Model confidence (mean pLDDT): 81 of 100. This is a predicted structure of a 1389-nucleotide RNA (small-subunit ribosomal RNA) from an uncultured bacterium.

RNA sequence: CUUACACAUGCAGUCGAGGGGCAGCGAGAGGUAGCAAUACUUUGUCGGCGACCGGCGGAAGGGUGCGUAACGCGUGAGCAACAUACCCGUACCUGGCGGAUAAGCGAUGGAAACGUCGUCUAAUACGCCAUAAGAUUGUUUAUGGCAUCAUAGAUAAUUAAAAGAUUUAUUGGGGACGGAUUGGUUCGCGAGACAUUAGCUAGUCGGCGGGGUAACGGCCCACCGAGGCGACGAUGUCUAGGGGUUCUGAGAGGAAGGUCCCCCACACUGGAACUGAGACACGGUCCAGACUCCUACGGGAGGCAGCAGUGAGGAAUAUUGGUCAAUGGGCGGAAGCCUGAACCAGCCAUGCCGCGUGCAGGAUUAAGGUCCUAUGGGUCGUAAACUGCUUUUGUGUGGGAGCAAUAAGGUCUACGCGUAGACUGAUGAGAGUACCAUACGAAUAAGCAUCGGCUAACUCCGUGCCAGCAGCCGCGGUAAUACGGAGGAUGCAAGCGUUAUCCGGAUUUAUUGGGUUUAAAGGGUGCGUAGGCGGCUACGCAAGUCAGUGGUGAAACCCUAGGGCUUAACCCUAGGCCUGCCAUUGAUACUGUAUAGCUUGAGUGCGCUUGCCGCGGGAGGAAUGUGUGGUGUAGCGGUGAAAUGCAUAGAUAUCACACAGAACACCGAUUGCGAAGGCAUCCCGCGAAGGCGCUACUGACGCUGAGGCACGAAAGCGUGGGGAUCAAACAGGAUUAGAUACCCUGGUAGUCCACGCAGUAAACGAUGAUGGCUAACCGCUGGCGUAUAGAUGUCAGUGGCCAAGCGAAAGCGAUAAGCCAUCCACCUGGGGAGUACGACCGCAAGGUUGAAACUCAAAGGAAUUGACGGGGGCCCGCACAAGCGGAGGAACAUGUGGUUUAAUUCGAUGAUACGCAGGAACCUUACCCGGGCUCGAACGGCUAGUGAACAGACUCAGAGAUGAGGAGGUCCUUCGGGACGCUAGUCGAGGUGCUGCAUGGUUGUCGUCAGCUCGUGCCGUGAGGUGUCGGCUCAAGUGCCAUAACGAGCGCAACCCUUGCCGCCAGUUACCAUCAAGUAGAGUUGGGGACUCUGGCGGGACUGCCACCGCAAGGUGAGAGGAGGGGGGGGAUGACGUCAAAUCAGCACGGCCCUUACGUCCGGGGCGACACACGUGUUACAAUGGCGGUCACAGAGGGAAGCUACCCCUGCGAGGGGAUGCAGAUCUCGAAAAGCCGUCUCAGUUCGGAUCGGAGUCUGCAACUCGACUCCGUGAAGCUGGAUUCGCUAGUAAUCGCGCAUCAGCCAUGGCGCGGUGAAUACGUUCCCGGGCCUUGUACACACCGCCCGUCAAGCCAUGAAAGCCGGGGGUGCCUGAAGUUCGUGACC
Repeated sequence: CUUACACAUGCAGUCGAGGGGCAGCGAGAGGUAGCAAUACUUUGUCGGCGACCGGCGGAAGGGUGCGUAACGCGUGAGCAACAUACCCGUACCUGGCGGAUAAGCGAUGGAAACGUCGUCUAAUACGCCAUAAGAUUGUUUAUGGCAUCAUAGAUAAUUAAAAGAUUUAUUGGGGACGGAUUGGUUCGCGAGACAUUAGCUAGUCGGCGGGGUAACGGCCCACCGAGGCGACGAUGUCUAGGGGUUCUGAGAGGAAGGUCCCCCACACUGGAACUGAGACACGGUCCAGACUCCUACGGGAGGCAGCAGUGAGGAAUAUUGGUCAAUGGGCGGAAGCCUGAACCAGCCAUGCCGCGUGCAGGAUUAAGGUCCUAUGGGUCGUAAACUGCUUUUGUGUGGGAGCAAUAAGGUCUACGCGUAGACUGAUGAGAGUACCAUACGAAUAAGCAUCGGCUAACUCCGUGCCAGCAGCCGCGGUAAUACGGAGGAUGCAAGCGUUAUCCGGAUUUAUUGGGUUUAAAGGGUGCGUAGGCGGCUACGCAAGUCAGUGGUGAAACCCUAGGGCUUAACCCUAGGCCUGCCAUUGAUACUGUAUAGCUUGAGUGCGCUUGCCGCGGGAGGAAUGUGUGGUGUAGCGGUGAAAUGCAUAGAUAUCACACAGAACACCGAUUGCGAAGGCAUCCCGCGAAGGCGCUACUGACGCUGAGGCACGAAAGCGUGGGGAUCAAACAGGAUUAGAUACCCUGGUAGUCCACGCAGUAAACGAUGAUGGCUAACCGCUGGCGUAUAGAUGUCAGUGGCCAAGCGAAAGCGAUAAGCCAUCCACCUGGGGAGUACGACCGCAAGGUUGAAACUCAAAGGAAUUGACGGGGGCCCGCACAAGCGGAGGAACAUGUGGUUUAAUUCGAUGAUACGCAGGAACCUUACCCGGGCUCGAACGGCUAGUGAACAGACUCAGAGAUGAGGAGGUCCUUCGGGACGCUAGUCGAGGUGCUGCAUGGUUGUCGUCAGCUCGUGCCGUGAGGUGUCGGCUCAAGUGCCAUAACGAGCGCAACCCUUGCCGCCAGUUACCAUCAAGUAGAGUUGGGGACUCUGGCGGGACUGCCACCGCAAGGUGAGAGGAGGGGGGGGAUGACGUCAAAUCAGCACGGCCCUUACGUCCGGGGCGACACACGUGUUACAAUGGCGGUCACAGAGGGAAGCUACCCCUGCGAGGGGAUGCAGAUCUCGAAAAGCCGUCUCAGUUCGGAUCGGAGUCUGCAACUCGACUCCGUGAAGCUGGAUUCGCUAGUAAUCGCGCAUCAGCCAUGGCGCGGUGAAUACGUUCCCGGGCCUUGUACACACCGCCCGUCAAGCCAUGAAAGCCGGGGGUGCCUGAAGUUCGUGACC
């Protein structure tokens, strides 16, 4: 207690004062045996009493919630339609007689349960007679009411009664009337879900008459009628006991119905009656069923949803306890007995309440833990220790309740004399419990959760998208306040967290209190039924409404106040509350209703007028197609380009005639009409509608409108026509990776008509209908006011822009999406899904109605800033174009990838890596192999020992590092020692180990692109905007104008360097005009300061001037002048930011890692490998060239372990040996290449130089791996390079050489500089790439390298289908048919 699942065992009457009696027990009496105790036996004599007859009670109390959507419950009424044992009151009665039967006794059946037969007997058991107040029926009188009727009286007929007991006090019995109590029954109102349940009903609804019942009633029956219920939800299905109350909530509500109280229902399941006052009966009976048990197999027994307890189930709920002491119940005269009701105890922190686990002092703020900014500090923390105090609780000891009132009995008092009262007087389960006293001693007593935000509380370590956390958001991928642990903190506390459920927050179902243009949501439109709502005036009524009063609204609960347990929980008393229902009295504003009116709403009439309004009929021209004929000849047609197609059998084109069907150009509009769909040539007919004017008529006739009915584009369907055009399907041709498409050529349904169906659309103003109110301004249509004119006004419509206001905003704004009123429709997160099932409609297609499982944490609207677009506009850039030269093919050099390797150290990877970071033979070097060291290769501090230092020359071993030996050398001193070494120890080391995604610094790129921002103001709810947009202009956000903006900052420009012209100053090593000297010659020398030059200071260029254009800014001009002209050329200079761009290996630095090694030293090797691929270069392929000869002119730099002249010597040469100058405008590197002359004559060459062989030179400790250069020889590929691609706009490209850094040397063809010679082209901005501004769209925001759709392996979740198989439930039909009740018949009494 989830399982109304199954139950072992125990626990459940009383009266002997109703009766016959005496089984058992006790007593008495008698007998037998025995000395006795005692045993046996007899006796109903007594107490009592099993079983039996009889009475009362077993219908209360206790349990459960299966069923029940019902008069079952709640509430309020009715019964003139009823009953009521026990109790109370009133009046009366209680006479006579009879026959049985149980028990018992005897017999007998059965295993048992339980019977059967015979015989005897009693009663307060049963039957009969008498009596008639009463009852029933008939007749009658009076009164009353609410219809049937009621009450009172008279009269006649019929009919039922009884019981005794006893201790003599009493008590019981019978009918009658009344009361009380309890029940029965009827009705109003109230309280579930589903309409994918819309019709239900034959005893059904009613009547008359019967039967039955305590009583009414189709409750039952015969006959008659055809009703009754239902959209205000019948019927059906599902779920459910109802209420007082409980939880929540501000309330209104929402959810619940456990404990307690009231009512109902049930008692293993179903049915049935009996008895009785009361039952269709929890612990009674009968039948049926299932289950369990017993059995001798023939038959029997049982019902815990009573208290305990057991099993099963489950996340989950207790003792087979004590007592009738109290309260209450049954029986009894009473004592008393019974009572798992009840009162207690036991178990459970399940809840509520109270109390404690100590209080005060106590700082070197100890130790220890932990943290940090770490010589130290913070924190645990006055916490502890320690000192003093207290003793609730605890333990020991002692005492110890209230609950008890009273019964029998006794005493007394009162009176109406059997009752009441007073006193006395047994009885305590709980319990030796509560409580009290005393002793002891801080003694015996703290946990749980949390600490990212919500939400109070933070650090360390571990872990590394793992392990894990998570209520939501979300944490975790190496610095986690979010995981785990620790320390600390916070919250609550004998509890604390979790889970489940309910309400709240949620105005997120909106009555209070929501919405529907675009977020979900207005029905496609109209007419109209029910319903809802409804103009003005007067009066009546009083249903709604409002007020007063009365009844009821049980108690408990709740609230308030007071009181009792030491306090509280708990309990008691009083008041409030119970918002409701019923009745009654009054009020009459409003609603309603009745009556009488009114005219403004609505409608009618008359006149005028409008229109692509509808239906029917007739007419017309243009175009298209076809047919016939003519002219005419080679193509036509079509496209981005084509092809299919048509055409010499004559097309296209063109002319004439004819026919067919469909649609109506121009007018034409932001126009008009219609309810919507929709409606367009012209004419006629029929029909309808709107508007205006008049104000004659009716007199609220109105609005809306669930169902219903009608209309309803296109497509579609049926039947019959028609068929020109166009054209789904289809065919062919193209396009394409494909192309079941877009394009082309054909082409069928269809498009058209008639009749029917269908009933949907982005049926849209995404905006329902009606009425009223609320600033302006500008049009258009129709009418009126005297005209087809003008102006102005007015009514109706149709547009634009706006005030207030509204709106999330966009926007709407008298045609509202504003402010009000009425009615209808619809919405409630996205997907599933407008799907499934069911129902209705349809010929079908399909339509209408319309879910759920499951799944997600969003889906969505409007606007903002960006980014993006095979969107738009404007503009720029060697971006394209125009040109010149290259790359991509060859060989080589170099870098990278890959591969290889012991190692080929590491980094850089689109642009923005790849001749990058660096001059790799050793070193560098970080890599590999091998050999060593461990205070270590270097440095600082301290301690001890030792020694000057001198890396001690030198010798030996070794590959070397290193080790061993060791000549020499012998500091200062205050004698303590000090400085400097070595050895040992110690505190710091060391790491090119990892993380550039922890960082600093530096750098690349967009990009030298013109942008990026701020203050104040203004606009916007806000994000944000404005400024920064617009026009012009510029290289430029450069400037000007305009302007809700005004200003400002970082960028641009300028300031800086360099170069081009001039001037001034200065003048050595440069220069040399003039003067002089001098030489073979030479600025060589004196000198000069003119020139060149050097290097310092100035000037110069500003659209200043002129012309034109322009408002201005500015632009244009072979203009003038000028060395230079509109930024003169070049450099340095790089905004906010982007790429988690690059770098931990330059340096620095957080964290992590290694510590006889991931540190360090040494030798050797490697970074140089080589099938291959890519980038960057060099040299070429040749005659604008090669080779040989010859001859001038630069700039900028470098130089001391350096550059080296010149002459000399030497070598073919690289070079070598001498020698000289120069720390440099002095000397030197140093020679330029181009140019000119000659030759070669188109060949793999006198091109090209790779590769290879040989011989050398130089640097260096050392050129094997692995240097450069020289000489001799060899002489490869290559004859201008596919797709593609790079640079460059002028002293540029191209071409030629020279220098420097690094460096011993050099793999440099690289990098950075320098000068010489010196072009071509730019129409232009369509296109490619990149960028800037404005604008537009967006479902992107990691931002198009975005987002996103569909399919799919395997596994899993949810759901469906499935041949069949098994089981359960239900409906209906049929068969059998128990107990029971009623009736009929028969038998017996």
About this RNA:
RNAcentral holds the sequence, with entries from Greengenes.